[in-house]
RNA sequence: AAGCCGAAAGGGCAAACCAUUCGAGAGGAUGGGGCGCAAAGGUUCAGGCCGCAAAGAAGAGCGGCGGCUGGCCUGCCGAA
Numbered sequence: 001a002a003g004c005c006g007a008a009a010g011g012g013c014a015a016a017c018c019a020u021u022c023g024a025g026a027g028g029a030u031g032g033g034g035c036g037c038a039a040a041g042g043u044u045c046a047g048g049c050c051g052c053a054a055a056g057a058a059g060a061g062c063g064g065c066g067g068c069u070g071g072c073c074u075g076c077c078g079a080a
Base pairs, nucleotide, nucleotide: 012037013036017032018031019030020029021028022027035067041073042072043071045070046069047068048065049064050063051062052061
């Protein structure tokens, strides 16, 4: 020097709800808000849940949710 452990502090994200807006819908975006979160960062790969106007015809197909669970990928600061 690098690494491990690690207190405090700093910083981060943002549920319900409200406003505007997009969507047939589930739901998305932006602003307010703050229930919570140490992966509440990313990803529909597996499961789960939700919606389905048109087409199709009975469980598929399409779409949505990553703040439902698992997997995978990535990842902040730091005294003694």
The RNA shown here (c-di-GMP-I riboswitch aptamer) has 80 nucleotides and comes from a Candidatus Aerophobota bacterium. The coordinates come from a structure-prediction model, not an experiment, and the mean pLDDT is 78. NCBI's taxonomy places the organism under Bacteria, Bacteria candidate phyla, Candidatus Aerophobota. It matches the Rfam family "c-di-GMP-I riboswitch aptamer". About the family: GEMM was predicted in a large-scale screen for bacterial structured RNA regulatory elements. Genes associated with GEMM are involved in a diverse array of functions, including chemotaxis regulation, signal transduction, secretion and chitin.